Annotation: A computed fold for a 97-nucleotide RNA from an Acidobacteriota bacterium, annotated as Glycine riboswitch aptamer. Lineage of the source: Bacteria > Pseudomonadati > Acidobacteriota. The coordinates come from a structure-prediction model, not an experiment, and the mean pLDDT is 78.

């Protein structure tokens, strides 16, 4: 210099679950009826992001320690957004060589 696996970041694809539920209220409309904001209730969901905790490690005590597993604080429950992951590029990092 170069440098596979790996590590961070970013552009673009893929991406589940759960009431398009109830009341009140503003717009929109303007008979009804229908949308959407915002509030409040009850019922659900877990894959943003947070806590927990096993084996194991340990001076076998304190304590370290994972997950898509618990928990649901938060986030979600028509779409849109947003999503743990994964894939293609590309950009930085440096191990071993």
């Nucleotide at each position: 210099a170069c440098g596979a696996c790996c590590c961070c970041g970013c552009c673009c694809g893929g991406g589940a679950g759960a009431g398009u539920c109830c009341u009140g209220c503003c717009g929109c409309a303007g008979c009804c009826a229908g949308c959407g904001a915002c509030a409040g209730g009850c019922g659900c969901c877990g894959a943003a992001g947070g806590a927990g905790c096993a084996a194991g490690c340990u001076c076998c005590c304190c304590g370290c320690c994972a997950a898509c597993c618990u928990c649901u604080c938060a986030g979600g429950c028509u779409u849109c957004a947003g999503g743990a992951c994964c894939g293609c590029g590309c950009g930085g990092g440096a191990c071993a060589g």